A computed fold for a 99-nucleotide RNA, annotated as SAM riboswitch aptamer (S box leader). Of the family's consensus pairs, 91% are formed in the model.

RNA sequence: AACUUAUCAAGAAAGACGGAGGGAUGGGCCCUAUGAUGUCUUGGCAACCUUAGAAGAUGGUGCCAAAUCCCACUCCACAAUAGUGGAGGAAGAUGAGAG
Numbered sequence: 001a002a003c004u005u006a007u008c009a010a011g012a013a014a015g016a017c018g019g020a021g022g023g024a025u026g027g028g029c030c031c032u033a034u035g036a037u038g039u040c041u042u043g044g045c046a047a048c049c050u051u052a053g054a055a056g057a058u059g060g061u062g063c064c065a066a067a068u069c070c071c072a073c074u075c076c077a078c079a080a081u082a083g084u085g086g087a088g089g090a091a092g093a094u095g096a097g098a099g
Stems, first nucleotide, its partner, number of pairs: 003097006013042005021031003025072004043064003047061003068091001073088006
């Protein structure tokens, strides 16, 4: 890498370095020299695990723009079309497990 399973409309940012892209992919839309992405420090959030009945604490992973930023495939309802709303799925992210 691939597999199983749970969750994903809540929550939580300052400083330093550095200097141009970034938000997984395609489209849209958005963030960004009033400094992005990234790295480090400090702080915070509380999803899973860590423990014995529970809760809490500690610790591990994770996270701290926008619903996983929205859509993508299928079905249903509405609509003249474009499209709108809902349900499910796919993909992705994170945790845990197994090998």
It was read from a public genome assembly, where an Rfam model found it.
It matches the Rfam family "SAM riboswitch aptamer (S box leader)". Gene Ontology term of the family: regulation of gene expression. From the family's description: The SAM riboswitch is found upstream of a number of genes which code for proteins involved in methionine or cysteine biosynthesis in Gram-positive bacteria.
The prediction has a mean pLDDT of 77.